The part of an RNA shown here (small-subunit ribosomal RNA, 3' major domain) has 477 nucleotides and comes from Cobetia amphilecti. Its Rfam family is "Bacterial small subunit ribosomal RNA". Rfam links the family to the GO terms structural constituent of ribosome and ribosome. The full RNA is in RNAcentral, with records from ENA.
[in-house]
Context: one part of a larger RNA
RNA sequence: UGACGGGGGCCCGCACAAGCGGUGGAGCAUGUGGUUUAAUUCGAUGCAACGCGAAGAACCUUACCUACCCUUGACAUCCAGAGGACUUUCCAGAGAUGGAUUGGUGCCUUCGGGAGCUCUGAGACAGGUGCUGCAUGGCUGUCGUCAGCUCGUGUUGUGAAAUGUUGGGUUAAGUCCCGUAACGAGCGCAACCCCUAUCCUUAUUUGCCAGCGAGUAAUGUCGGGAACUCUAAGGAGACUGCCGGUGACAAACCGGAGGAAGGUGGGGACGACGUCAAGUCAUCAUGGCCCUUACGGGUAGGGCUACACACGUGCUACAAUGGCAAGUACAAAGGGUUGCAAUACUGCGAAGUGGAGCCAAUCCCAUAAAGCUUGCCUCAGUCCGGAUUGGAGUCUGCAACUCGACUCCAUGAAGUCGGAAUCGCUAGUAAUCGUGGAUCAGAAUGCCACGGUGAAUACGUUCCCGGGCCUUGUACA
Numbered sequence: 001u002g003a004c005g006g007g008g009g010c011c012c013g014c015a016c017a018a019g020c021g022g023u024g025g026a027g028c029a030u031g032u033g034g035u036u037u038a039a040u041u042c043g044a045u046g047c048a049a050c051g052c053g054a055a056g057a058a059c060c061u062u063a064c065c066u067a068c069c070c071u072u073g074a075c076a077u078c079c080a081g082a083g084g085a086c087u088u089u090c091c092a093g094a095g096a097u098g099g100a101u102u103g104g105u106g107c108c109u110u111c112g113g114g115a116g117c118u119c120u121g122a123g124a125c126a127g128g129u130g131c132u133g134c135a136u137g138g139c140u141g142u143c144g145u146c147a148g149c150u151c152g153u154g155u156u157g158u159g160a161a162a163u164g165u166u167g168g169g170u171u172a173a174g175u176c177c178c179g180u181a182a183c184g185a186g187c188g189c190a191a192c193c194c195c196u197a198u199c200c201u202u203a204u205u206u207g208c209c210a211g212c213g214a215g216u217a218a219u220g221u222c223g224g225g226a227a228c229u230c231u232a233a234g235g236a237g238a239c240u241g242c243c244g245g246u247g248a249c250a251a252a253c254c255g256g257a258g259g260a261a262g263g264u265g266g267g268g269a270c271g272a273c274g275u276c277a278a279g280u281c282a283u284c285a286u287g288g289c290c291c292u293u294a295c296g297g298g299u300a301g302g303g304c305u306a307c308a309c310a311c312g313u314g315c316u317a318c319a320a321u322g323g324c325a326a327g328u329a330c331a332a333a334g335g336g337u338u339g340c341a342a343u344a345c346u347g348c349g350a351a352g353u354g355g356a357g358c359c360a361a362u363c364c365c366a367u368a369a370a371g372c373u374u375g376c377c378u379c380a381g382u383c384c385g386g387a388u389u390g391g392a393g394u395c396u397g398c399a400a401c402u403c404g405a406c407u408c409c410a411u412g413a414a415g416u417c418g419g420a421a422u423c424g425c426u427a428g429u430a431a432u433c434g435u436g437g438a439u440c441a442g443a444a445u446g447c448c449a450c451g452g453u454g455a456a457u458a459c460g461u462u463c464c465c466g467g468g469c470c471u472u473g474u475a476c477a
Stems, first nucleotide, its partner, number of pairs: 001477002003474003007471007015461002019425005026316008034307002042053002064302007073125001077124002079121005086103001089100004107114002127291002130289003136285002138280003141276001143274001148187006154163003167178003193268004198236006208225002212223003239262001242256005318418001322377007334365003339358002344353003384415001389410007431453007
């Protein structure tokens, strides 16, 4: 100087407390461990692995296993020789592949040849998701959006070092003020960027419809309008600016006015020096090591989907603030040409037939649901709950047996609110309700986004956890 302490002081955080809703019990989905297996590919492992890499394993993917094949190789460059490129059909085979066969003489040219492609051969080489993340780059997590981490000169100390950065206040903040052997500066904080909340200007179609006119069973449907809403470009606006109080005449804090918004308005992006030899050699790149008729390459089938069990994360419930039936209202944000698909018709339905319109503020996906109104159910393993199983189907796709999603009929399991323990959340939040998207042929209870309805509680900082500053002890470095 640090680190540590079941030392001290001050301070902060959904850290506790106060509340609301969960997990832990049930069924299922999904990930992991374990076990099994020919293989159940590999990685991730306290917080910070476990709906994680994977924004989507039937084949492919695929790296694993079995079987059958290839050896200059599926891919790149170079050399030599041959051949238009390419294409049709048949046979064997699970296919890779092997054999046979048909059509075809192209392009440029200085007539030497060249470009591109295919086959054969030799070797230089290719290839490796093989090992090492403890050889690395890059990227990422975490402490933590915590307020810290440093430097120059000066000064102090023999020196390691200190000072500045400590102290008094204050702040979300090493934020600012005052003091001060320090004076300044840098990386962080904040601001600059994006979205959102109010207003103005401009613009007026595909969006809008107040006033005027026309028309309809009805609808901005039409003429028209540029007010309003929206859209999208530019501006305005918030700065402790104003007033009062407290304070040290400071910084600042408390209250108020005006205002759409008030003291960082709300949200996002943004992550200092560093820590964990943290994670990744399987995104990629790369040193070293290893394989080279195989640890490379191709194909078919299987596996990654197994199942006594254990754990994590979720979904659905156990019901009356509910279930069912009928009627009825109100969104936002997205996606669409290998696509989204309306009206109509068929089917109980998944869906099918068909195809208007739309490269989309125009058309479509597309009925939002919870809500509201009325009726039935009356506390029961039920008109709760939907697992499981049988049957019949639909769709995607070469193909749903292993191993897809969905529909209909039947079946109707556990479950009556969950032990010890444990998680999230402070406001348009929690809770609850639907909607869309990426991936994607098909395949979400996951992920990412969108809006609707919309709470309770915070006395306080003694205690648990994590963190910051100062100080103290130390046989630790």